Predicted 3D model of a 350-nucleotide part of an RNA (small-subunit ribosomal RNA, central domain) from a metagenome. The prediction has a mean pLDDT of 89.
Context: one part of a larger RNA
RNA sequence: UUGGGCGUAAAGGGCGCGCAGGCGGUCUUGUAAGUCAGAUGUGAAAGCCCGGGGCUUAACCCCGGAAGUGCAUUUGAUACUGUAAGACUUGAGUAUGGGAGAGGAAAGCGGAAUUCCUGGUGUAGAGGUGAAAUUCGUAGAUACCAGGAGGAACACCGGUGGCGAAAUCGGCUUUCCGGACCAAUACUGACGCUGAGGCGCGAAGGCGCGGGGAGCAAACAGGAUUAGAUACCCUGGUAGUCCGCGCAGUAAACGGUGAUCACUAGGCGUGGCGGGUAUUUACCCCUGCCGUGCCGACGCUAACGCAUUAAGUGAUCCGCCUGGGAAGUACGACCGCAAGGUUAAAACUC
Numbered sequence: 001u002u003g004g005g006c007g008u009a010a011a012g013g014g015c016g017c018g019c020a021g022g023c024g025g026u027c028u029u030g031u032a033a034g035u036c037a038g039a040u041g042u043g044a045a046a047g048c049c050c051g052g053g054g055c056u057u058a059a060c061c062c063c064g065g066a067a068g069u070g071c072a073u074u075u076g077a078u079a080c081u082g083u084a085a086g087a088c089u090u091g092a093g094u095a096u097g098g099g100a101g102a103g104g105a106a107a108g109c110g111g112a113a114u115u116c117c118u119g120g121u122g123u124a125g126a127g128g129u130g131a132a133a134u135u136c137g138u139a140g141a142u143a144c145c146a147g148g149a150g151g152a153a154c155a156c157c158g159g160u161g162g163c164g165a166a167a168u169c170g171g172c173u174u175u176c177c178g179g180a181c182c183a184a185u186a187c188u189g190a191c192g193c194u195g196a197g198g199c200g201c202g203a204a205g206g207c208g209c210g211g212g213g214a215g216c217a218a219a220c221a222g223g224a225u226u227a228g229a230u231a232c233c234c235u236g237g238u239a240g241u242c243c244g245c246g247c248a249g250u251a252a253a254c255g256g257u258g259a260u261c262a263c264u265a266g267g268c269g270u271g272g273c274g275g276g277u278a279u280u281u282a283c284c285c286c287u288g289c290c291g292u293g294c295c296g297a298c299g300c301u302a303a304c305g306c307a308u309u310a311a312g313u314g315a316u317c318c319g320c321c322u323g324g325g326a327a328g329u330a331c332g333a334c335c336g337c338a339a340g341g342u343u344a345a346a347a348c349u350c
Base pairs, nucleotide, nucleotide: 003322004321005320006319007304008303012318014201015200016199017198021194022193023192025088026087027086028085029084030083031082033081034080035077036076037075038074039073040072041071042070049065050064051063052062053061054060091191092188093187094186095185096183097182098181103177104176105175106174107173108172109171110154115149116148117147118146119145120144121143125136126135162169206247207246208245209244210243211242215241216240220236221235222234223233258317259316260315261314262313263312266295267294268293269292270291271290272289273288274287275286276285299306300305323350324349325348332343333342334341335340
């Protein structure tokens, strides 16, 4: 490289938008670039292959033929691909009417609790633990009551529940913005799928500037434990956690399962929007679409298991893997304030 693979053995990009590229629904007509057929020319000689011949044979040599799968020109074919034109509606989208939702952003508001402050009642303990001690307290703590301050998080509802591309999103109200879904019609007429680069989003932790700081809490200090204890336990406690703006760009960013389309037994739930039936409302009977779970046949799988939400059967496009270690490292390059990130080897060794 061919090939074979990527749930767990090496391997799906963290997620999206999307230029180029690749691929692309139904019908008609033209064209004839790809494609197919014929003809002509060329495809040097030698060699290979076939048939003869010459050295006593053979190797070797000589003669003839075939082949040379290619290229060019030309004449045709038109199913498929391309291309040009026209048409279509099932893919895709738009309009109208609906209901659902922790989807995003901003502003305002609320109650419970912790802490602190002030005042009151009140007296010797309180904390904490396996047991203790550090710690707090007669300068009046802990406990109880009243008032106040401030920050952060939103109990119950709450759910193998919902929304979002992922990261994620949960008190209440208002405003602005995005997406999906359902029903019935109408419209556009392939406008589609994927997507190297690129651009954007991206938990926690971290960084810069400015705020904020109740609780929690790396670092740090002390008390215990212990042979030691740079820990686990306890008392404190600073960054940080919160807000605004900017940077960073990584996670077991996981369903360890890329996106899209089609096809392939059933059974039981659940969320959203419907329809039918019945004397009416349907939660009960039947049923459609979209989403989300469990079980399970065929099939697949090394097995475990997956199984209409496939890891089944086909198709298109992208990403990635190719023995372990050295190593996601060195060097170089690009990015970053830094921390570091991205790209990414080899010697050597087993």